[in-house]
């Protein structure tokens, strides 16, 4: 330098006609215990990597770009 994949909540990962942002774990409460874990009920937590573009309407389409894996060279 070219090709391919990934980037969504603290971690780990869903999300297909373009219109609700989500699960599990972890965390904060509150019941239960003599106390703890375990179980239950609730709850907090996001510029959907970034920049621009098409679109009534983008996490999803298009262009650039950062990173991180991976294979040519």
């Nucleotide at each position: 330098g070219g090709g391919g994949g990934a980037u969504u909540a603290g971690c780990u990962c869903a999300g297909u006609u373009g219109g609700g942002a989500g699960a599990g774990c972890g965390c904060c409460g509150c019941c239960c215990u003599u106390g703890c874990a375990a179980g239950g009920c609730g709850g907090a937590g996001g510029u959907c990597g970034c920049c621009g573009g098409u679109u009534c309407g983008a996490c999803u389409c298009c262009g650039g770009u950062a990173u991180c894996c991976u294979c040519c060279a």
A computed fold for a 73-nucleotide RNA from an Actinomycetota bacterium, annotated as transfer RNA.
NCBI's taxonomy places the organism under Bacteria, Bacillati, Actinomycetota.